Transfer RNA from a Candidatus Woesearchaeota archaeon, 75 nucleotides, folded computationally. Its Rfam family is "tRNA". By type it is a transfer RNA. Rfam's curators write: Transfer RNA (tRNA) molecules are approximately 80 nucleotides in length. Its mean pLDDT, the model's own confidence on a scale to 100, is 81. The sequence is in RNAcentral, with records from ENA.
[in-house]
């Protein structure tokens, strides 16, 4: 230099192909319940610039273009 992949909550990820109700799950953290106490279980709470920018659209995590970071392959 060329090609491909990944980027969404503190962590691991789904959702994207096929745009549409308030952006979700598990884990974690915190509180409650239970217990002599702890753990487990149960209930609740908690955190998002959906990597960044621009565009398309009534409407974008999702589509288009450009960029950034990381990973893999080729040279």
């Nucleotide at each position: 230099g060329c090609g491909g992949g990944u980027a969404u909550a503190a962590c691991u990820c789904a959702g994207c192909c096929u745009g549409g109700u308030u952006a979700g799950a598990g884990u974690g953290a915190c509180g409650g319940u239970c217990u002599c106490a702890u753990a487990a279980g149960c209930c609740g709470u908690u955190u998002g610039u959906c990597c960044c920018g621009u565009g398309u659209u009534c409407a974008a995590a999702u589509c288009a273009c450009g960029g950034u970071a990381c990973c893999c392959g080729c040279a």